[in-house]
Parts: sequence; C1' cells; structure tokens
RNA sequence: CGGGAUCGACGCGUGACCGCUGGCGCCUCGGCGCUGGAGGAAAGUCCGGGCUCCAAAGGGCAGGAUGGUCGCUAACGGCGACCGGGGGAAACCCCAGGGACAGUGCCACAGAAAACAGACCGCCGUCCGGCCCCUCGGGGUGACGGUAAGGGCGCAACGGUGGGGUAAGAGCCCACCGGCCGACCGGUGACGGAAGGCGCACGGUAAACCCCAUCCGGAGCAAGGCCACGUAGGGUCGCGGGCUGCCCGUCCGAUCGUCCCGGGUAGGCCGCUACAGGCCGCCAGCAAUGGCGGUCGCAGAUGAAUGGUCACGGCCCCGCGAGAGCGGGGAACAGAACCCGGCUUACAGUCGGUCCCGACGC
Repeated sequence: CGGGAUCGACGCGUGACCGCUGGCGCCUCGGCGCUGGAGGAAAGUCCGGGCUCCAAAGGGCAGGAUGGUCGCUAACGGCGACCGGGGGAAACCCCAGGGACAGUGCCACAGAAAACAGACCGCCGUCCGGCCCCUCGGGGUGACGGUAAGGGCGCAACGGUGGGGUAAGAGCCCACCGGCCGACCGGUGACGGAAGGCGCACGGUAAACCCCAUCCGGAGCAAGGCCACGUAGGGUCGCGGGCUGCCCGUCCGAUCGUCCCGGGUAGGCCGCUACAGGCCGCCAGCAAUGGCGGUCGCAGAUGAAUGGUCACGGCCCCGCGAGAGCGGGGAACAGAACCCGGCUUACAGUCGGUCCCGACGC
C1' cells in the first nucleotide's frame, strides 16, 4: 500500500429571534426571570425481571418453554469462557448441540430391492441332450440354483483398498485403513488420550409423535390507591332476622356478601421517575461480571411538550478555475409514555482499536 476479519465510538456545531413544556422563584394573578427537556435504536413488543392487584397447603394431570459443559446474573430463550461438529489459506464465522437397544411412525422420485434386506443386467454351476447355430473347438437361448465382487438406481444399498481363496464370489482368511467395546490416565465438567480386546453386529429421521431433565399461577400503570362530580334501581344465589320449635314457603335487610342487567361519571391527585443509575479510578477474574472509593443529578407529557426561521462554521456531491477559491445542491433510520436487563430489526455519512493474508521498501 492492497484485500479481509472483528470490536467499538459518533451520528451536525455555535449564536440570535419567535414558540411549546416540567421544576423553582417573584409579583399587580396574568405574566416575567432562572433552569431541565428524546434515542442508539425511544422501534418490534420477542424473552426475562422489578412493581401492583387477584389467586394460592403440598403433590399430580394437562399445556407451554428450554436443551453440550462450567460460570455470570435479580432473572432469562441473554452474556462469557471452554468442549464437540461444520466452513475458511488465515484472522474468524456458523450449529434447537439431550435420547434412535422404551415404543410407534415415516424414508418422495428412481430402483430388482429402503430395514427380520435385495437377483434387473452381469458372473458361475447344473439340467450328465430342452431347443437353435456351427469352421465340431464352441456359441446363443430357456429352466433351476449359487453369487452382493462388477454395472445400473438413489440423499442413503448392510465397511474401504490390496492380496489369498473359490466353479464364480463373499471378513471366508490375511495386511493396512475405518468401526465397536474399553482397563487406566488427564480435566470441576462437556470431553480428550489410551494398553488391550472384537471380523465387524447395531441405516437415517425427534424444528415426526414420543421419552428424559430443568423452569413456568393469572392479569397488567387503562396495574393499583385517594378525592371530587354524577346516579335509579332491578334480578340470581348465599347469609341474618320475623311469621314459627323444625322443614317448605313467604316477608324484611342502602347502613351483609356474590355474580348479572340497567343507569351515571369521562375531572383532579398519587403511583411517576433516584435507579440491578451514569462517569472516573483501583482491586479480583482469561472473560461475562463482581467489590471498594470518588463524583454527577440527567425528560416526565396525558390529545400528549422536546419545534420553527435566519446567520456563520464543519462534512459530502456536482460544475468552473493552474491555484487560492467561487457558484449550486444534499445530510439517514426514527421519535419517550411505569421502570430496568437482553434479543431482533432499521440506519445518509464519519472516525478509531485489535487481528489475518499478500506485495514492496528499510
């Protein structure tokens, strides 16, 4: 310098004028002054937790979620480190990554055969003559049988290569490779290594049913509470009382409960923003993260504020120019609504760290 991998930061600045809104202060009660006022995703609402109300002995059934191991955390389907598998020359990236000897199901098309395997072609044997041809050596064809070596089909065909062996073949036998079991060793663990043994048997599929393990009560700030305003009651069931000592029945009960129907309200306050909080430093840890110390106060609207115009400057593009510069144009995705931790998705443009590969120079 070129190509690539990965992690992170920013995502217009300053000023003036005109507005909107939270807090504080002042007063002549309507204004004035000071001060705060969107995001990295505020988004999708996918997962987890706090908080609130309701429900709730314990256990089970049903249902849902998760799924290598060890950690982190308030918790998680998140994150970190590691293990195994796959991709890449490498940095690095991807994986629902438990169980297929508990049982059931499925394996399209093609193919002879797709799971207690299977003879379509081929190869070999027999029929000691069943038929045809013939240069009398044989060849073709048929029936029956042997054979999984060769061909062919397929995502997948019941280990591979070579040799021996055989009528032809075959782990039938042998060597090497592969596979299965595996004492023992290392590791917290997933797992790794491995003496030795076994001719070798067990196809795939669980984002198919299913099995195993772990976790899960429901609804959500329109939660929930208070005040004000308004109102018209009725029914069902239960409870209490009277008739009446008991049962049925009946009557009464705003000042008892439950559910339903009808009617009314549409205002205000709390919850509400201080926090698993931000920043800096030190310590522990590979890291996620945790501990300690210092420091900061940083939106709370409710038809819902956070805006508009102008000037100067910065950035990018186009044109002109030798150049200084001049003229014109452009600037994303989006936008709080109880709060927090994640994930995912969108994003004009800019900057930085670390690492890998290649080339050249010193």